Record summary: A computed fold for a 479-nucleotide part of an RNA from an uncultured marine eukaryote, annotated as small-subunit ribosomal RNA, 5' domain. Rfam family: Bacterial small subunit ribosomal RNA. Its mean pLDDT, the model's own confidence on a scale to 100, is 87.

Context: one part of a larger RNA
């Protein structure tokens, strides 16, 4: 000099874009953030229409399907195939596409209900009904196992007057996604030199979607290592970001991919996918309920509290648009996401007015008292209306008849009227910019060098000038 998620001090008009807990992964009141199909299923409540019965539609629980492993959050841990980058085999992959097929038999429950019995409560038990696309049986079989005889895996069925949609099963192939293995790369410490016993390899046996000491038994004594093993110490990593002429240093906020994490340890269940942030299970601090028997909790999700700090926003609208789950489909859900609000926190633009105007006015300030300066600067004239008020109109964004939160916004036109709107550090040298007056080694200044001890251009106040400007300084870190 340039940079920043920056604070902190004087000061402030207005717009777009953006960006905001860097610290205690500390502790939460509240209230939302995942639901959805009734064209699976069976009971019920209710409401319209009619004709007794039926059609239609609502509703909020349970079976029962997909979805809750996406999407958002953090960054504690981890120096590690974690992550960059290049390759490779022994794998899986719901939904979606293709291709040729199939979609049969026969049953036993079981929630919901009823009735009852415990319990403060959370729940929970008996005892009886019932349904399916919930289980289970039963054929078959392009597949799979087997060298071969052989063996040995399936489905469900709904809506329609039908036509026909939509499903469902197994198979192969593609796609998307993902597991695994491997070259090399990837902070500092030798005041850390030795490390290791499932440890390295082999047989069996087990696992697993799959390769593999991944586990087990047994048998060899291997394997790592000054080309830095092992320890210890910091740390998510990358695309990038900044800084330089590069080389290189320093960085990983926002956004993107990758990966780990969900109070703290552990564990498995269910799925095609999790060892699962608002799912289950056990231990443990915490917190709150209790009739002491027992229970109920998890904001590192979006607002928001309190803590801690120098420091970081609203308990806001909206599902109009993109994007997601369900569902034929209306539709619903959807703190992702779009938007306002809130901070000059950053970056960008525009304003605080133009022109003219000398008796160079008054007044400061200096002063050799002659005048210099302030200074065209004001006053004054003639203009304009950026931007401010204030009235009227009024979108795009919706493709697609229909919806638009933002929004009466953005922007148009009109009227008023110079009208609403400038300040901060500096001024010995480095460094642009000087005199007075007070002070007298005192107050005090200071990034360095250094000022002040009675003429201080360096300290404090004034005029006066540089300098940047809605900023402008100080500070802290990095080039």
């Nucleotide at each position: 000099g340039g940079a920043u998620g920056a604070a902190c001090g004087c000061u402030a008009g207005c717009g777009g874009u953006u960006u905001g807990c860097u610290u205690a992964a500390c502790a939460c009141a509240u209230g939302c953030a995942a639901g959805u199909c009734a064209a699976a299923c069976g009971a019920u409540a209710c409401u319209u229409u009619u004709u007794a019965a039926a059609a239609a539609g609502u509703a909020a629980a349970g079976u029962g399907g997909c979805g809750g492993a996406c999407g958002g959050g953090u960054g504690a841990a981890a120096a590690a195939c974690g992550c960059g980058u290049a390759a490779g085999a022994a794998c899986u992959u719901a939904c979606c596409u293709u291709u040729a097929g199939a979609u049969u038999u026969a049953g036993a429950a079981u929630a919901a209900c009823a009735a009852u019995a415990g319990g403060a409560a959370a729940c929970u038990g008996u005892u009886g009904c019932u349904a399916a696309a919930a289980c289970u049986u039963u054929a078959u079989a392009u597949g799979c196992c087997g060298a071969g005889g052989g063996g040995u895996a399936a489905a469900a069925a709904u809506c329609g007057a039908a036509a026909g949609a939509u499903g469902u099963c197994g198979a192969a192939a593609g796609a998307u996604a993902g597991g695994c293995u491997u070259g090399c790369g990837u902070c500092u410490g030798a005041u850390u030199a030795g490390c290791u016993u499932g440890u390295u390899g082999g047989u069996u046996a087990g696992g697993u979607a799959a390769u593999a000491g991944c586990u087990u038994a047994c048998c060899a004594a291997g394997g790592c290592g000054a080309u830095a093993a092992u320890c210890a110490g910091u740390a998510g990593c990358u695309g990038u970001u900044c800084u330089g002429a590069g080389a290189g240093g320093a960085u990983g906020a926002u956004c993107a991919g990758c990966c780990a994490c969900a109070u703290u340890g552990g564990g498995a269940c269910u799925g095609a996918g999790a060892c699962a942030c608002g799912g289950c299970c056990c231990a443990a601090a915490u917190u709150c309920c209790u009739a002491c028997g027992g229970g109920a909790a998890g904001c590192a999700g979006c607002a928001g509290u309190g803590a801690g700090g120098a420091a970081u926003u609203u308990u806001c609208c909206g599902c109009a648009a993109u994007g997601g789950g369900c569902g034929a489909a209306a539709g619903c859900c959807u703190g992702a996401c779009g938007g306002a609000g809130c901070a000059a926190g950053a970056c960008c633009g525009c304003g605080u007015g133009a022109c003219a105007g000398a008796g160079g006015a008054c007044g400061g300030u200096c002063u050799u008292u002659g005048g210099a300066u302030u200074g065209u600067a004001a006053a004054u004239g003639u203009c304009u209306u950026u931007u401010u008020u204030u009235c009227a109109g009024g979108a795009c964004g919706a493709c697609g008849u229909a919806c638009g939160a933002c929004a009466g916004u953005a922007c148009u036109g009109a009227a008023a009227g110079a009208a609403u709107a400038a300040g901060c550090a500096u001024c010995g040298g480095c460094u642009a910019a000087c005199u007075c007056u007070g002070u007298g080694c005192c107050a005090g200044c200071a990034g360095c060098c250094g000022c002040g001890g009675u003429a201080a251009g360096a300290c404090a106040g004034a005029g006066g000038a540089u300098g940047c400007a809605a900023g402008c300084g100080u500070u802290a870190u990095c080039c």